[in-house]
Molecule: Lysine riboswitch aptamer
Organism: mouse gut metagenome
């Protein structure tokens, strides 16, 4: 260097299903108030679009996020941070901002579990982050025992 392989509540993906979202948005009906103000992320300038509120009335979703299952592909699997480029949505134009998608570069994380914290989230779900705890695979050190330490740029086998 090439090929094959191991870790285990292992990783990712779409699919099916379930809860939540939510008796919310929205639709209808009734009432009140208005015909101007106001609203459509912020600012600018116009243009465009929309009446507003209440109901102990009738109907009533979805998306993003998640649990479970089998399946498929896998074992830097994959996840994250920063920067750059590009792109979608937030009515249209410009300048910002927010929420996503894709690509590249650099860096971080062996793995899952649990815990407090922070961020995201409607959330007490869940995810992400570094930290802590024990566990676990692996290698090194060690009377090859207790134990200690390291990181996947690792480890095992073959060539």
């Nucleotide at each position: 260097g090439a090929u094959a392989g191991a870790g285990g509540c292992g990783c990712a993906g779409g699919c099916u299903u379930c809860a939540a979202g939510a008796g919310u948005a929205c639709c209808g009906c009734a009432g009140a108030c208005a015909u101007a103000c106001g609203g459509c992320c912020g600012g600018a300038c116009u243009u465009g679009c929309c009446g507003u509120c209440u109901g102990a009335c009738g109907g009533g979703a979805a998306a993003g996020g998640g649990g479970a299952g089998a399946c498929u592909g896998c074992c830097g699997a994959a996840g994250g941070a920063u920067u750059u480029u590009u792109u979608g949505c937030c009515a249209a134009u410009c300048c910002g901002g927010g929420c996503g998608g894709a690509a590249a570069a650099u860096c971080c994380u062996g793995g899952g579990a649990c815990g407090a914290c922070g961020c995201a989230g409607a959330a007490u779900a869940u995810g992400c982050g570094g930290c802590g705890u024990a566990c676990u695979g692996u290698c090194a050190c060690g009377g090859u025992a207790a134990g200690u330490g390291g990181a996947g740029c690792g480890c095992u086998a073959u060539c």